[in-house]
Context: one part of a larger RNA
């Protein structure tokens, strides 16, 4: 010089950036992936319509009385609320389907490995969703949530029975094109071989929805992407680790994988690797980069980017285009919880947040305004990603603690040869300024048609007005920039290394001066 720090003293703003480096210890709450009702078939709630029913008023016909128009009764109409049933409209949804939960986030346990870097290969490979092309959607069937009825369980959860919808599941049809097998031609190449073109056999598709033309389905091809695999170099220490391996090495046949391949079997042969360090221990994620250093090198992989592996330990497959999935299933372990003791739960190396460990590391904070991302045809929903604020002189880079006059060289202090000298233009006085802080008044950009800002009354900006709110720390014998009193007397201490202290200590303490650096300044550790 540096730092993801850390201790001690001291502590005004602000900007940007940064923060479990130790227990990949255990974890209480709460959030972090949901969406689509424009795939479906119900419920739920409003809200209209129909339809029948139905009180009163009315008004129609009958019949009694009698007060000659009034009163009672009867019978069919009328029709409000309401409740019922059927449609239709909106809103909302457990389920069934569909995309997405393999991305984004976190962490560095493991790994000395084609793991990573770099540089090829794939004539041994796959690719949802984009995007271009080309060719298509015809006609059927049965079923299983939800639902209901029964019914187990404390509880998680579940069993039977019965009906039912789809873009959900299954034949059929048709095949431009494709996939097997099968023999051919034609032309190329990089060994295994590729490509093209006909031809025989033979197999496989599809699905609607909304309703101003849209978005979806099927196949087949090409491109984008994204990943797989493999080689050729390079990638820490230890020889007080020398031999070291049986699926080992390599073939024939098989299987299985998207694909080679001992990857994995069967069967055959004995190989294979190693002093150019094999095996074995030990440490360790690996780059870009960062830190010093003229380079050369040497340390180092905190935050940002890019790959990997991991996700309470182990192990396993399912579903998908993609996974051997953090917030999916299973089995076993330890460890916590509930429990009716039969039998359940559960997984912060996501974001806050506890406890523990440690010298040491934040708020259970705010919005989806912006970018991004998943779903939707859109409104829009979700989004601890991400944008913000919070705390922390941890860092780094600006600003401030005041200008300018001011000798009586004041006081006080501290020293003295007692005459002085230092402090010292310092300070007081006088004359400005007003930078931050406070106080008032205004107030954005950030949001490309329109709506819309979490930051945020921030950030500017103006205004009034007062030196007022705002300096410490280390050191001073020599490396080293800076000196003297007084105390102390090998004590009491200092110390990075030489080494001070035993009676006039420029080296210990205090005090005056005086040197560095400054919102820091010392020491620690740890690296060139």
């Nucleotide at each position: 010089g540096a730092u993801g720090a850390a201790c001690g003293c001291u502590g005004g703003c602000g900007g940007c950036g940064u923060g479990c480096c130790u227990a990949a210890c255990a974890c209480a709450u709460g959030c972090a992936a949901g969406u689509c009702g424009a795939a479906c078939g119900g419920g739920a709630c409003a809200c209209u319509u129909a339809u029948g029913c139905u009180a009163a008023a009315g008004g129609a016909u009958c019949c009694a009385g009698c007060u000659u128009g009034c009163u009672g009764g009867a019978u069919g109409c009328g029709g409000a609320a309401g409740a019922a049933u059927g449609g239709g409209u909106g809103u909302u949804u457990a389920g069934u389907g569909g995309c997405g939960g393999a991305c984004g986030g976190g962490u560095g346990a493991g790994u000395a490995a084609c793991g990573c870097g770099u540089g090829g290969a794939u004539a041994a490979c796959c690719u949802g969703c984009c995007u271009c092309a080309u060719a298509c959607a015809g006609g059927g069937g049965g079923a299983c949530a939800g639902c209901a009825g029964u019914u187990g369980g404390a509880a998680a959860c579940g069993a039977c029975u019965g009906a039912u919808a789809a873009u959900a599941c299954c034949g059929c049809a048709u095949a431009a094109g494709c996939g097997c097998a099968c023999g051919g031609u034609a032309c190329c190449g990089c060994a295994u071989g590729g490509u093209a073109c006909a031809g025989u056999g033979u197999g496989a598709a599809a699905a609607a929805c909304c309703g101003a033309g849209g978005u979806g389905g099927u196949a087949u091809g090409a491109g984008a992407u994204g990943g797989a695999u493999c080689c050729g170099c390079g990638u820490c220490u230890g020889a007080u680790u020398a031999g070291c391996c049986a699926g080992u090495u390599g073939g024939c046949g098989g299987g299985g994988u998207a694909a080679c391949g001992g990857c994995c079997c069967a069967c055959c042969a004995a190989a294979g690797c190693g002093a150019c360090g094999a095996u074995c221990a030990g440490u360790a994620g690996c780059c870009g980069g960062c830190c010093u250093g003229a380079g050369a090198g040497g340390g180092u992989g905190a935050a940002c980017g890019g790959c990997c592996a991991c996700a309470u330990u182990g192990g396993g497959a399912c579903u998908g285009a993609g996974a051997c999935a953090c917030g999916g299933c299973c089995c076993a372990g330890a460890c916590u919880c509930c429990u009716a003791c039969g039998g359940g739960a559960g997984g912060c190396a996501g974001c806050a947040g506890u406890g523990g460990g440690g010298g040491a590391u934040a708020u259970u904070g705010c919005a989806c305004a912006a970018u991004g991302g998943g779903g939707g045809g859109a409104a829009c929903c979700c989004u601890g990603a991400u944008g913000c604020a919070g705390c922390g002189a941890c860092g780094c880079c600006g600003c401030g603690u005041g200008g300018g006059u001011g000798a009586a060289g004041a006081a006080g202090u501290a020293u003295u040869u007692c005459g002085g000298u230092a402090u010292g233009u310092a300070a007081a006085g006088c004359c400005c300024u007003a930078u931050c802080g406070a106080c008032a008044g205004g107030g954005a950009c950030g949001a490309a048609a329109g709506a819309g800002g979490a930051c945020g009354g921030u950030a500017c900006c103006u205004g009034a007005g007062u030196a007022a709110g705002a300096a410490g720390c280390c050191c001073c014998g020599g490396c080293u920039a800076a000196c003297u009193a007084c105390g102390u007397g090998c004590c009491a201490g200092c110390a990075g290394c030489c080494g001070c202290g035993g009676u006039a200590a420029u080296a210990c303490g205090u005090a005056g001066g005086g040197g560095g650096c400054a919102a820091g300044c010392g020491u620690u550790a740890u690296c060139c």
Predicted 3D model of a 528-nucleotide part of an RNA (small-subunit ribosomal RNA, 5' domain) from an uncultured bacterium. It matches the Rfam family "Bacterial small subunit ribosomal RNA". The prediction has a mean pLDDT of 85. RNAcentral holds the full RNA, with entries from ENA, Greengenes and SILVA.